[in-house]
């Protein structure tokens, strides 16, 4: 210097042009003598800019960071 892959709560991760998903953490609340484990609710996220579209987290463009690969 080129190319492919990605990029979503605190952490792991699904899936689509129409309200984002489950697990875990985290909060109250049941339960229990207490602690754990278990039940019920609940807070929390789609890197960034620009297009296209009635509508973008998705599709296209350019960036940034990260992996790989080739030089």
């Nucleotide at each position: 210097g080129c190319a492919g892959c990605g990029a979503u709560g605190g952490g792991a991760u699904a899936a689509u042009g129409g309200c984002a998903u489950u697990c875990u953490a985290c909060g109250a609340c049941c339960u229990u003598c207490c602690c754990a484990a278990g039940g019920u609710c609940g807070u929390g996220a789609c890197c960034c800019g620009g297009g296209u579209u009635c509508g973008a987290u998705u599709c296209c463009c350019g960036g940034u960071c990260g992996c790989u690969g080739c030089a």
Background:
Predicted 3D model of a 71-nucleotide RNA (transfer RNA) from Candidatus Iainarchaeum sp. Its Rfam family is "tRNA". Its family is annotated with triplet codon-amino acid adaptor activity in the Gene Ontology. It is annotated as a transfer RNA. The coordinates come from a structure-prediction model, not an experiment, and the mean pLDDT is 81.